Predicted 3D model of a 348-nucleotide part of an RNA (small-subunit ribosomal RNA, central domain) from a metagenome. The coordinates come from a structure-prediction model, not an experiment, and the mean pLDDT is 89. The RNAcentral record of the full RNA draws on SILVA.

[in-house]
Context: one part of a larger RNA
RNA sequence: CUGGGUGUAAAGGGCGUGUAGGCGGAUGCGCAAGUCUAAGGUGAAAGUGGGCGGCUUAACCGUCUCAAGUGCCUUAGAAACUGCGUGUCUUGAGUGUGUCAGGGGGUACUGGAAUUCCCGGUGUAGCGGUGGAAUGCGUAGAUAUCGGGAGGAACACCAGUGGCGAAGGCGGGUACCUGGGGCACAACUGACGCUGAGACGCGAAAGUGCGGGGAGCAAACAGGAUUAGAUACCCUGGUAGUCCGCACCGUAAACGAUGGACACUAGUCGUCGGGGGAGGUCUCUUCGGUGACGCAGUUAACACAUUAAGUGUCCCACCUGGGGAGUACGCUCGCAAGGGUGAAACUC
Numbered sequence: 001c002u003g004g005g006u007g008u009a010a011a012g013g014g015c016g017u018g019u020a021g022g023c024g025g026a027u028g029c030g031c032a033a034g035u036c037u038a039a040g041g042u043g044a045a046a047g048u049g050g051g052c053g054g055c056u057u058a059a060c061c062g063u064c065u066c067a068a069g070u071g072c073c074u075u076a077g078a079a080a081c082u083g084c085g086u087g088u089c090u091u092g093a094g095u096g097u098g099u100c101a102g103g104g105g106g107u108a109c110u111g112g113a114a115u116u117c118c119c120g121g122u123g124u125a126g127c128g129g130u131g132g133a134a135u136g137c138g139u140a141g142a143u144a145u146c147g148g149g150a151g152g153a154a155c156a157c158c159a160g161u162g163g164c165g166a167a168g169g170c171g172g173g174u175a176c177c178u179g180g181g182g183c184a185c186a187a188c189u190g191a192c193g194c195u196g197a198g199a200c201g202c203g204a205a206a207g208u209g210c211g212g213g214g215a216g217c218a219a220a221c222a223g224g225a226u227u228a229g230a231u232a233c234c235c236u237g238g239u240a241g242u243c244c245g246c247a248c249c250g251u252a253a254a255c256g257a258u259g260g261a262c263a264c265u266a267g268u269c270g271u272c273g274g275g276g277g278a279g280g281u282c283u284c285u286u287c288g289g290u291g292a293c294g295c296a297g298u299u300a301a302c303a304c305a306u307u308a309a310g311u312g313u314c315c316c317a318c319c320u321g322g323g324g325a326g327u328a329c330g331c332u333c334g335c336a337a338g339g340g341u342g343a344a345a346c347u348c
Base pairs, nucleotide, nucleotide: 004319005318006317007302008301012316014202015201016200017199021195022194023193025089026088027087028086029085030084031083033082034081035078036077037076038075039074040073041072042071048067049066050064051063052062053061054060092192093189094188095187096185097184098183099182100181104178105177106176107175108174109173110172111155116150117149118148119147120146121145122144126137127136163170164169207248208247209246210245211244212243216242217241221237222236223235224234259315260314261313262312263311264310267293268292269291270290271289272288273287274286275285276284277283297304298303321348322347323346330341331340332339333338
């Protein structure tokens, strides 16, 4: 390179915005770069193919206005397709108007329950914890119970194979600021589109820096148990951290282990949002989402099956036996921890 693949065998980038590039709707006219046709030139010899010939044959060799040389150049022509130029169109895309749902994001304020701690009252000998215990707490009055106060974090019920978001993710209430989406209408623009190497941005948890905060929980750590041992599982404590602000880190079973877009290909049942059928129950229908099942088809099987893993087109990413190894070296990013890129020897 050709070819084959990427749900679970190796393989979809964590997710988006978008640059170059690749690809791109309907129709008219023109051009003729790609494309196609014809002719001419060129395409050395040897070699290859063909004819004839020479060594007894063959290999080998000679010879021929022979063929071929898939290519390039020139000229003339064709105009279906691609391209380029120009015009038109509305179905792709976008705008507008109306309407709707939502834990989408940000900031401020605020509420109740519970845990803990502090103060006071009642009250007395235990409490706590476990498989059973012990460490621990308690006569300096604990546990229990009532009243008051402080502080931090998380929001029971509603709550749902339910909703929103590109992903990470998002759940008490109120206000303000703000992103996206669905549906209806078909008024406007007129292909403005799809994808996207680099780039830029976002990105759970843990971790890092500085400053705050600290109720509960809890790596590390200490003690008590268990055990042959027990650097664990269980118990009593407990510091980082978990929370807030700003700045880093940039990873994950970042999963649907399934990249994005468009078109097409039986249905049935549920659910969320909108529209239509005079309309509220009911029912029918339509568009968008989210589930269960299931035909054709696909699949190694499991399974997938209009939310495809089916049938096609376009673009990106990635795979190529196991170990060595996501290691070493180099480069690069980071305060560090470490991240990105990413081998080989050797070995099976």